[in-house]
Molecule: SAM riboswitch aptamer (S box leader)
Organism: Citricoccus zhacaiensis
RNA sequence: UAACCAUCCAGAGCGGCCGAGAGACCUGGCUCGUCGACGCCGCAGCAACCCGUGGGGAUUCCCCAGCCGGGUGCUACCGCCAGGACCGAUGGAGA
Numbered sequence: 001u002a003a004c005c006a007u008c009c010a011g012a013g014c015g016g017c018c019g020a021g022a023g024a025c026c027u028g029g030c031u032c033g034u035c036g037a038c039g040c041c042g043c044a045g046c047a048a049c050c051c052g053u054g055g056g057g058a059u060u061c062c063c064c065a066g067c068c069g070g071g072u073g074c075u076a077c078c079g080c081c082a083g084g085a086c087c088g089a090u091g092g093a094g095a
Base pairs, nucleotide, nucleotide: 001095004092005091006090007089008088013043014042015041016040017039021032022031023030025084026083027082028081029080044075045074046073049071050070051069052068053065054064055063056062057061079087
């Protein structure tokens, strides 16, 4: 990077740095933001996608539990809302 599978109305914030835009893109709305947003870093937390773990059923798989270890992810608003498009994001398996 393109194709495949699953998920996207639940949940979870403080501190430091920075300094003007931000909520992916387009149109229209709504909202957040110099009482410092967005972003980055640290710590804390949420969740349970994958590996390990415990239990059950089963021809290589499926279901349940839990969060103890590991890999990610996430922590304003339903992916903020409506319409749109070669939509997007995250995880998995593989090239």